[in-house]
RNA sequence: GCCAGGAAUACGGGAGACACUGGCCGCAAGGUCAGGGCCGAAGGAGCAACCGCCCCGGUAAACUCUCAGGCACAAGGGACCGGUUCCGACAA
Numbered sequence: 001g002c003c004a005g006g007a008a009u010a011c012g013g014g015a016g017a018c019a020c021u022g023g024c025c026g027c028a029a030g031g032u033c034a035g036g037g038c039c040g041a042a043g044g045a046g047c048a049a050c051c052g053c054c055c056c057g058g059u060a061a062a063c064u065c066u067c068a069g070g071c072a073c074a075a076g077g078g079a080c081c082g083g084u085u086c087c088g089a090c091a092a
Stems, first nucleotide, its partner, number of pairs: 005087005011082003018036001020035006037071003043067001044065003050058003
C1' cells in the first nucleotide's frame, strides 16, 4: 500500500398485499369504528443437517409462522445491495 471481514452512515437503489363490506363524520377527497380478506423484506418466533456433557441441550436463513408491522396515490418505514467514513488479520 492492497484486502477478506467488522462497525457506523441525515448518501443512492429497494418489493409485496382490499379505491373490499357495513355504521358514523364529511360537498368531496378522505377520516374513524367494526367485520372479513390479504402481504413479508422492520422487529420477533420456529425448525434440519451437524455438534455436545446425548431422558436433554446447542445451532441457520431471503425457509416457515404471521405476535408485531403493513395493504389506493403520496409521505414514512423497509431486509438486502451499492457508495462513503473508520477499524482492519495479535484486529474489529
Predicted 3D model of a 92-nucleotide RNA (Glycine riboswitch aptamer) from uncultured Paracoccus sp.
Rfam family: Glycine riboswitch aptamer. Its family is annotated with glycine biosynthetic process in the Gene Ontology.
The organism belongs to Paracoccus, within Bacteria.